[in-house]
Molecule: transfer RNA
Organism: Oscillospiraceae bacterium
């Protein structure tokens, strides 16, 4: 150099026939307990790597820039 795959809350991950995004865990409050754990209730946290394009609309299609991974030379 080439080819492929992967980037989504703090951390692992899901979601794409395009129609405004969820799941464990972990955070915060509150119930519960003589107090802890454990359990149950609510809630906060996300410009879906960035930049352009298509569209009535894009995490998701398309071009490119960065990064990480694997193969090949």
């Nucleotide at each position: 150099g080439c080819u492929u795959c992967c980037g989504u809350g703090g951390c692992g991950c899901a979601g794409u026939c395009g129609g405004u995004a969820g799941c464990g865990c972990g955070c915060g409050u509150c119930c519960u307990u003589g107090g802890u754990a454990a359990g149950g209730a609510c809630g906060a946290g996300g410009u879906c790597a960035c930049c352009g394009g298509u569209u009535c609309a894009a995490u998701c299609c398309c071009g490119g820039u960065c990064g990480g991974a694997a193969g090949c030379u």